[in-house]
Context: one part of a larger RNA
RNA sequence: GGAUGAACCCUGGUGGCUUGCUUAACACAUGCAAGUCGGAUGGGAAGUGGUGUUUCCAGUGGCGGACGGGUGAGUAACACAUAAGAACCUGCCCUUGGGAGGGGAACAACAACUGGAAACGACUGCUAAUACCCCAUAGGCUGAGGAGAAAAAGGAGGAAUCCGCCCAAGGAGGGGCUCACGUCUGAUUAGUUAGUUGGUGAGGCAAUGGCUUACCAAGGCGAUGAUCAGUAGCUAGUCCGAGAGGAUGAUCAGCCACACUGGGACUGAGACACAGCCCAGACUCGUACGGGAGGCAGCAGUGGGGAAUUUUCCGCAAUGGGUGAAAGCCGGACGGAGCAAUGUCGUGUGAAGGCAGAAGGCCCAAGGGUCAUGAACUUCUUUUCUCGAAGAAGAAACAAUGACGGUAUCUGAGGAAUAAUCAUUGGCUAACUCUGUGCCAGUAGCCACGGUAAGACAGAGGAUGCAAGCGUUAUCC
Numbered sequence: 001g002g003a004u005g006a007a008c009c010c011u012g013g014u015g016g017c018u019u020g021c022u023u024a025a026c027a028c029a030u031g032c033a034a035g036u037c038g039g040a041u042g043g044g045a046a047g048u049g050g051u052g053u054u055u056c057c058a059g060u061g062g063c064g065g066a067c068g069g070g071u072g073a074g075u076a077a078c079a080c081a082u083a084a085g086a087a088c089c090u091g092c093c094c095u096u097g098g099g100a101g102g103g104g105a106a107c108a109a110c111a112a113c114u115g116g117a118a119a120c121g122a123c124u125g126c127u128a129a130u131a132c133c134c135c136a137u138a139g140g141c142u143g144a145g146g147a148g149a150a151a152a153a154g155g156a157g158g159a160a161u162c163c164g165c166c167c168a169a170g171g172a173g174g175g176g177c178u179c180a181c182g183u184c185u186g187a188u189u190a191g192u193u194a195g196u197u198g199g200u201g202a203g204g205c206a207a208u209g210g211c212u213u214a215c216c217a218a219g220g221c222g223a224u225g226a227u228c229a230g231u232a233g234c235u236a237g238u239c240c241g242a243g244a245g246g247a248u249g250a251u252c253a254g255c256c257a258c259a260c261u262g263g264g265a266c267u268g269a270g271a272c273a274c275a276g277c278c279c280a281g282a283c284u285c286g287u288a289c290g291g292g293a294g295g296c297a298g299c300a301g302u303g304g305g306g307a308a309u310u311u312u313c314c315g316c317a318a319u320g321g322g323u324g325a326a327a328g329c330c331g332g333a334c335g336g337a338g339c340a341a342u343g344u345c346g347u348g349u350g351a352a353g354g355c356a357g358a359a360g361g362c363c364c365a366a367g368g369g370u371c372a373u374g375a376a377c378u379u380c381u382u383u384u385c386u387c388g389a390a391g392a393a394g395a396a397a398c399a400a401u402g403a404c405g406g407u408a409u410c411u412g413a414g415g416a417a418u419a420a421u422c423a424u425u426g427g428c429u430a431a432c433u434c435u436g437u438g439c440c441a442g443u444a445g446c447c448a449c450g451g452u453a454a455g456a457c458a459g460a461g462g463a464u465g466c467a468a469g470c471g472u473u474a475u476c477c
Stems, first nucleotide, its partner, number of pairs: 001477004006473003010469001013347005019340002021305001026303003030300003035063003040060002043057004070258003079183002082180001084178002088175003093171007101135004110125002114121002154163003184230003191221003196218008233255003237248004260281005283294003311337001313336003319333001321330003350380004360371004385414004390409001394404001422465004426447003432461005442449002
């Protein structure tokens, strides 16, 4: 000098775009953050004088809750980055080729009865389906005979047809696995390893593999730093630097890991699952003491910690997502508004004229000098400001549809009106005098200054530098 997710002191007009718990992965009141489908389905309810039509719903069923959103605790290793590979899986989507014949038994809901304080249940009976089961058919393996496992569902419509279902092949996108190389510090850590290293058989997995197991062999790693200990999410990037390189990993984007702590599986194409389940633990809240409920590292918000970090806001109008045939519904993703000079960029705080060089302050050699054309005064202007009129784009599809928002913008009126501070002034380093103080009070980044004329302390006047900021502190180059 530059930089920052900064903080603090003093000060503070406005607009655009950003950024905003770096500390306690501390504990959380309250609300919301994942639903949707009646065109899969039996039923119930509302409404109607009745039929018909319509609307809503707890349950069964389907798809989605594995995405999106948060955090960085753990992790020094295939975790990440670059470059490759073979022994794999893949819902929805795309392409292609086939197929859907026949039958059956239930379980919720519901009804009756009943246990419990509640959470939540028990028993009996009835019932539908795109829920479940059986038979048939297909295709594949084998030299041959022979043996053996396994499919399907309908719905809407007057119809055409549309949406689905099953099998197989391919694709796209996604994921799992392996490997070469790279990735912090410590030797005041030198040895380490027993499923450990390899093989055979078996098991297991979507798949390779000590992944697991039985047996056999005794290997494997290590001063090119194993093991151990400490620290740490990694990267594209960001900051500094002419570069080499050093530091760093907020926001945004990719990957990984985690979801009160530890463990486990279930379902599923996909999880060992943030707002799913089970067990144990700590904590919190109820309880009729028998037993139960909970998990903000989602968005707001609260307490706490801290130098320090925002609203318990609006909307699905846009973009993207889930579901649905669709209308639509959902959506704290997202789009916006609010708060904060947190940063950056723009802009303003007036312009022109004006010497009797006014009053006043300060200095003085008492003549004057300076603040200073600065003010007053004259003539203008209206960016901003206040009030009024008009008023968007963002909407894509004939039309309709805008949270932001009566916002941006534009136009008229008014009046210089509403708007400048902070630090420094001995040298480094741009900028000087007076008064006070008297090694005191104090200053200070370094050198140093202050003991009676201090350009270094304090005040005043002047000056200098930046400027809606300025200075200090912290950290990096």
The part of an RNA shown here (small-subunit ribosomal RNA, 5' domain) has 477 nucleotides and comes from Picea engelmannii.
RNAcentral holds the full RNA, with entries from SILVA.
Taxonomically the source falls in Picea (Eukaryota, Streptophyta, Euphyllophyta, Pinales).
The coordinates come from a structure-prediction model, not an experiment, and the mean pLDDT is 84.